Source information:
The prediction has a mean pLDDT of 82. The RNA shown here (transfer RNA) has 73 nucleotides and comes from a Thermoplasmatota archaeon. Its Rfam family is "tRNA". It is annotated as a transfer RNA. About the family: Transfer RNA (tRNA) molecules are approximately 80 nucleotides in length. The organism belongs to Thermoplasmatota, within Archaea.

[in-house]
RNA sequence: GCCGCUGUAGCUCAGCUGGUAGAGCAACGGUUUCGUAAACCGUAGGUCAAGGGUUCGAAACCCUUCAGCGGCU
Numbered sequence: 001g002c003c004g005c006u007g008u009a010g011c012u013c014a015g016c017u018g019g020u021a022g023a024g025c026a027a028c029g030g031u032u033u034c035g036u037a038a039a040c041c042g043u044a045g046g047u048c049a050a051g052g053g054u055u056c057g058a059a060a061c062c063c064u065u066c067a068g069c070g071g072c073u
Base pairs, nucleotide, nucleotide: 001072002071003070004069005068006067007066010025011024012023013022019056027043028042029041030040031039049065050064051063052062053061
C1' cells in the first nucleotide's frame, strides 16, 4: 500500500429482506431473613464509532473518515 471482518447499555452480545432498540450479567429499589448471600418482583441506563447521502422512515442500504483484529505484498 491492497483486501476482509468487527464497532449497539458499565461488560458479553442479539436485533431476520428498512418500520419507534432488546437479552443475560452488573447497578439501584423492594419482598423474604435476626443479618448477609441466594431466590423473586420492579426501576434506571443507548447521539446504535463519527460525518454525509438515499428514503415517508436507516442500527441495517450507499460514500467518506476513525479505531480494533486478521490476511496479502